This is a predicted structure of a 73-nucleotide RNA (transfer RNA) from a Patescibacteria group bacterium. The organism belongs to Bacteria candidate phyla, within Bacteria. The prediction has a mean pLDDT of 81. The sequence is in RNAcentral, with records from ENA. The same sequence occurs in records of 2 taxa. It matches the Rfam family "tRNA". The family's RNA type in Rfam is transfer RNA. Gene Ontology term of the family: triplet codon-amino acid adaptor activity.
[in-house]
This record gives sequence, C1' cells and structure tokens, in this order.
RNA sequence: GCGCGCUUAGCUCAGUUGGCAGAGCGUCUCGUUUACACCGAGAAGGUCCCCCGUUCGAAUCGGGGAGCGCGCA
Repeated sequence: GCGCGCUUAGCUCAGUUGGCAGAGCGUCUCGUUUACACCGAGAAGGUCCCCCGUUCGAAUCGGGGAGCGCGCA
C1' cells in the first nucleotide's frame, strides 16, 4: 500500500424487511435476614466511533474519515 472483519449501556453482546434502542452481568434503592450473602421487586445508566448524504423516518442504506484485529504484498 491492497483486501476482509469489527466498533451499540461500566463489561460481554443481540438488534430480522429502515418505523418506541434491548438482554445478561455489574451498579443503586427497597423487601427479606440479628447481620452479610443468596433470592424477590424496582430504578439509574446511550451523541448506536465521527462527518456528510438518501428518506416522511437511519444503529440499519450510500460516500468519506478514525480506531482495533486478520490476511496479502
């Protein structure tokens, strides 16, 4: 330099044909307990890597850029 894959909550990851952004774990609160843990209930937490475009509407489609990984040279 070229090709491919990945980027979504604190972490690991889903997200179907473009139409309300989610799960598990973690955190916090309440219940339970003498207390802790477990367990149950609830809550908080998001510029979907960035910019531009298409569209009534974009995590999702198109273009460009960035980071990480793999392969080729």